Large-subunit ribosomal RNA, domain VI from a metagenome, 253 nucleotides, folded computationally. It matches the Rfam family "Bacterial large subunit ribosomal RNA". Gene Ontology terms of the family: ribosome and structural constituent of ribosome.
Context: one part of a larger RNA
RNA sequence: CGGAGGAAAUUUGAGGGAGGCUGCCUUUAGUACGAGAGGACCGAGGCGGAUGAACCUCUUGUGAUCCUGUUGUCGCGCCAGCGGCAUAGCAGGGUAGCGAAGUUCAGUAGGGAUAAGCGCUAAAAGCAUAUAAGCGCGAAGCUCGUCCCUAGAUUAGAUUUCCCUGAAGGGCACUUAAAGACUAUGAGUUUGAUAGGCCGGAUGUGUAAGCGCAGUGAUGCGUUCAGCUUACCGGUACUAAUCGCCCGUUUGG
Numbered sequence: 001c002g003g004a005g006g007a008a009a010u011u012u013g014a015g016g017g018a019g020g021c022u023g024c025c026u027u028u029a030g031u032a033c034g035a036g037a038g039g040a041c042c043g044a045g046g047c048g049g050a051u052g053a054a055c056c057u058c059u060u061g062u063g064a065u066c067c068u069g070u071u072g073u074c075g076c077g078c079c080a081g082c083g084g085c086a087u088a089g090c091a092g093g094g095u096a097g098c099g100a101a102g103u104u105c106a107g108u109a110g111g112g113a114u115a116a117g118c119g120c121u122a123a124a125a126g127c128a129u130a131u132a133a134g135c136g137c138g139a140a141g142c143u144c145g146u147c148c149c150u151a152g153a154u155u156a157g158a159u160u161u162c163c164c165u166g167a168a169g170g171g172c173a174c175u176u177a178a179a180g181a182c183u184a185u186g187a188g189u190u191u192g193a194u195a196g197g198c199c200g201g202a203u204g205u206g207u208a209a210g211c212g213c214a215g216u217g218a219u220g221c222g223u224u225c226a227g228c229u230u231a232c233c234g235g236u237a238c239u240a241a242u243c244g245c246c247c248g249u250u251u252g253g
Base pairs, nucleotide, nucleotide: 001152005163006162007161008160009159010158011157015149016148017147018146021049022048023047024046025045026044027043033038051106052105053104054103055102059100060099061098062097066093067092068091069090070089071086072085073084074083075082076081110144111143112142117137118136119135120134164252169247170246171245172244173189174188175187176186177185194240195239196238197236198235199234200233201232204228205227210223211222212221213220214219
């Protein structure tokens, strides 16, 4: 832009894509079969491998914006307490997010038509013959079934509801994330919790500083499961979403 007004929701599915893997064990049963040795079909149940998808409750990795310990040196006048630099100085942990080695799930069953193959009935050819007429079985393959996309399927479908006197509606702009290269998509724009801040919580780290007590001191103990705490959860208009502009034209070319 089209689908001949606009918006929202629910849909049909022409068509397209994905998937389709496989092992072992138990049982049936030491049965059928077989002189024995050996040893099943069919059926029932269980456990796996590899692969794929989704997810982050658990486990685990990362987590240069969180916490702690610690070395050297410089600085904040000194002590204490902090900060800078040294690969993030080094080391120990770790939230969200993202991952897998983690968790959950998947392949099925079944129907139809068939291949090789196996048959029934049966003539030409009084027999025989699965075939010539007719009928049946038969595969991880074909097709339906399962999952996903899909009306630009221009043959542009269907249903429901609502709206339309610079309108309905859409866009720009702005705050943004569950979205994202950009765009788009989603949530919002004061009739507001969209982001930041703040408050509370969770989580992580592991008992702050100061003061007191004990010790010559290093240090320990008490106050104190403290202090601090990113991306998480809930709340709260304090800050910023201001003010606005454009398209769209009149009940359907």

The full RNA is in RNAcentral, with records from SILVA.